[in-house]
């Protein structure tokens, strides 16, 4: 990097280095920031995907393996530790105003999805 799955309203901060913008990309709001952010590195600390323990379904004559499903835990492998991926932009639907009074059309409010991103496990 590219492809599948699966999850993205929960929750968890201190200390040092450093010194100016930063919250992925565009944009538009809204934050955060010299009372030192964003970012690195310690150390704690959240979760619990993997992996390793228990239990259990399918297959099997039976066993093993394979594919699921549940619990427990937190030493291992990553992730994460301001705001819902901090919100909207695209599509749908469904209200409320406004022109119009058939369809529409705009703005605002909501509900659904897609797109894009981020993790994790596989596969290439």
């Nucleotide at each position: 990097g590219a492809c599948u799955u699966a999850u993205c309203c929960a929750g968890a901060a201190a200390g040092g280095c450093g010194g100016a913008g930063g919250g992925a990309c565009u944009u538009g709001g809204c934050c955060c920031u010299g009372c030192g952010a964003u970012g690195c590195c310690u150390u704690a600390g959240c979760a619990a995907c993997c992996a390793a323990c228990c239990u259990u379904g399918u297959u099997u004559a039976a066993c093993a393996a394979a594919c699921g499903a549940g619990g427990a835990a937190a030493a291992g492998g990553u992730g994460c530790u301001a705001a819902u991926u901090c919100c909207g932009g695209c599509u749908u639907c469904g209200g409320u105003u406004a022109u119009a009074c058939a369809c529409a059309u705009a703005a605002c409010c909501g509900g659904a999805g897609a797109u894009a991103g981020a993790u994790a496990a596989g596969u290439u």
Background: Predicted 3D model of a 124-nucleotide RNA (SAM riboswitch aptamer (S box leader)) from Chitinophaga silvisoli. The prediction has a mean pLDDT of 83. The source organism's lineage runs through Bacteria, Pseudomonadati, Bacteroidota, Chitinophagaceae and Chitinophaga. Rfam family: SAM riboswitch aptamer (S box leader). From the family's description: The SAM riboswitch is found upstream of a number of genes which code for proteins involved in methionine or cysteine biosynthesis in Gram-positive bacteria.